[in-house]
Context: one part of a larger RNA
RNA sequence: CCCUCGUUAAGGAACUCGGCAAAUUGCAUCCGUAACUUAGGGAGAAGGAUGACCCUGAAUAAGCGAAAGCCAGAAACGGCUGGAACAGAAAAGGGUGGCAGAAAAGAGGCCCAAGCAACUGUUUACCAAAAACACAGGUGCCUGCGAAAGCGCAAGCUGAAGUAUAGGUGCUGACGCCUGCCCGGUGCUGGAAGGUUAAGGAGAGAGGUCAGCGCAAGCGAAGCUUUGAACUGAAGCCCCAGUGAACGGCGGCCGUAACUAUAACGGUCCUAAGGUAGCGAAAUUCCUUGUCGGGCAAGUUCCGACCCGCAUGAAAGGCGUAAUGAUUUGGGCACUGUCUCAACGAGGGGCCCG
Numbered sequence: 001c002c003c004u005c006g007u008u009a010a011g012g013a014a015c016u017c018g019g020c021a022a023a024u025u026g027c028a029u030c031c032g033u034a035a036c037u038u039a040g041g042g043a044g045a046a047g048g049a050u051g052a053c054c055c056u057g058a059a060u061a062a063g064c065g066a067a068a069g070c071c072a073g074a075a076a077c078g079g080c081u082g083g084a085a086c087a088g089a090a091a092a093g094g095g096u097g098g099c100a101g102a103a104a105a106g107a108g109g110c111c112c113a114a115g116c117a118a119c120u121g122u123u124u125a126c127c128a129a130a131a132a133c134a135c136a137g138g139u140g141c142c143u144g145c146g147a148a149a150g151c152g153c154a155a156g157c158u159g160a161a162g163u164a165u166a167g168g169u170g171c172u173g174a175c176g177c178c179u180g181c182c183c184g185g186u187g188c189u190g191g192a193a194g195g196u197u198a199a200g201g202a203g204a205g206a207g208g209u210c211a212g213c214g215c216a217a218g219c220g221a222a223g224c225u226u227u228g229a230a231c232u233g234a235a236g237c238c239c240c241a242g243u244g245a246a247c248g249g250c251g252g253c254c255g256u257a258a259c260u261a262u263a264a265c266g267g268u269c270c271u272a273a274g275g276u277a278g279c280g281a282a283a284u285u286c287c288u289u290g291u292c293g294g295g296c297a298a299g300u301u302c303c304g305a306c307c308c309g310c311a312u313g314a315a316a317g318g319c320g321u322a323a324u325g326a327u328u329u330g331g332g333c334a335c336u337g338u339c340u341c342a343a344c345g346a347g348g349g350g351c352c353c354g
Stems, first nucleotide, its partner, number of pairs: 001349008010340002014338001019335001027051005036041001038174001052096005063086001068081004109333007116325002121133002137172007149158003175320004180250003185247002187243005194238003200232002205227005212219002251269005278312001279309001290306005
């Protein structure tokens, strides 16, 4: 010097990103216990008091329940009364000694406010336990049974020895109050008149070849062959509707009131429609340490407001919410070697000798 412990004057978070670590609290009985609340909780809330031993209480109470008696019965180990014996507290009162009575060990620190997630659960085996996942509940879509869906080339299997109060799948995530507008684009569902549209069907026409004809140029039947225009021809797409707890989206400029400011109001452009209720510098706010208020002597954090929302917003749910949380943030009480500022002690290393 390091590690693991113990104690510490005065102060008591001044330490630090942050009370990290440590300390405090800790048991039993009695008293007492707020806001809020889903009336269950919150709650061991918080906050107090008491605790050893001896005597009395006490041949006690509680407990256990013998003999004897009564009732019923065929009987029983039946029912009722009865109180012997055994056993054995507490309240309360008095007293004793100690620094100290839950005498050692073991054994919640508490409160206030806010965010997130309802909750118990689950998770990155070995750096993340959470606000992530799940969840009960809500809701959309598919599925009528040889179901849909999934695995498999198939046979077949699961679904299910189930049958729409069932099964699959997507989103949301207890509960309370709610969930606005847009169907133009994309998707999905429905429609089938018209347009477009494949193979196939159809086969007009054209070319090659050569019997024949012709002096020649050339013409050229049938067959074979190379092609091939109309016409016909499904779904799809175009088209027409519907649909948002489907993918998604939810404006700009100018003017206006008898102080000023602001604009209930008006004009205009664009759009499928221009963000409703809520909430709002927020886990979202760049400017920003916004402004005001609270808390502190002093507060980029925190709480309450304001609204100018760079870039909130309603099941990628919105806003609340008791209870819950090894969750995150701010404040306080208690407590302490975290610190002012370090000291001493114990054990184990390091170091020296062997």
Notes
Model confidence (mean pLDDT): 88 of 100. Predicted 3D model of a 354-nucleotide part of an RNA (large-subunit ribosomal RNA, domain IV) from uncultured Dialister sp. Rfam family: Bacterial large subunit ribosomal RNA. Gene Ontology terms of the family: ribosome and structural constituent of ribosome. RNAcentral holds the full RNA, with entries from SILVA.